The prediction has a mean pLDDT of 81. The RNA shown here (Guanidine-I riboswitch aptamer) has 109 nucleotides and comes from Hwanghaeella grinnelliae. It matches the Rfam family "Guanidine-I riboswitch aptamer". Rfam links the family to the GO term regulation of gene expression. Rfam's curators write: This family represents a conserved RNA structure found upstream of the ykkC and yxkD genes in Bacillus subtilis and related genes in other bacteria. NCBI's taxonomy places the organism under Bacteria, Pseudomonadati, Alphaproteobacteria, Aestuariispiraceae, Hwanghaeella. It was read from a public genome assembly, where an Rfam model found it.
[in-house]
């Protein structure tokens, strides 16, 4: 100076709504409990959840040493790399919505 690979996955969070739980209000009842209804402009639990957020291991690329040995391949061990990334409107799924999916799209530089 240059090359190669530039992975999808798991966990978490920003965020999201309201199927379930809970909460609040109402209703039913002599009363309680249970039931029924409403409310997400109810903090929450379950749930969904990032290409451009975080963490983890895997995978992939690559240097060296050992072994082997004509030289390689394979294997073991010790390292390095896995970059960058402004982004609508609108539509889709789910109970519903979203930084989810369409989408590293359209567009912009």
């Nucleotide at each position: 100076a240059a090359a190669g690979a530039u992975u999808g996955c798991g966990g978490c969070u920003a965020g999201g709504g309201u199927u379930c739980c809970g909460a609040u209000c109402g209703u039913u009842u002599u009363g309680u409990a249970a039931g029924c209804g409403a409310u997400g402009u109810c903090u929450g639990g379950u749930c969904c959840g990032a290409g451009a957020g975080c963490c983890g291991a895997c995978g992939c690329c690559u240097g060296g040493u050992c072994c082997a040995c004509u030289a390689u391949c394979a294997g073991a061990c010790c390292g390095g790399g896995u970059c960058c990334a402004c982004g609508g409107c609108g539509g889709g799924a789910u109970a519903a919505a979203a930084g989810c999916c369409c989408g590293g799209g359209a567009g912009g530089u």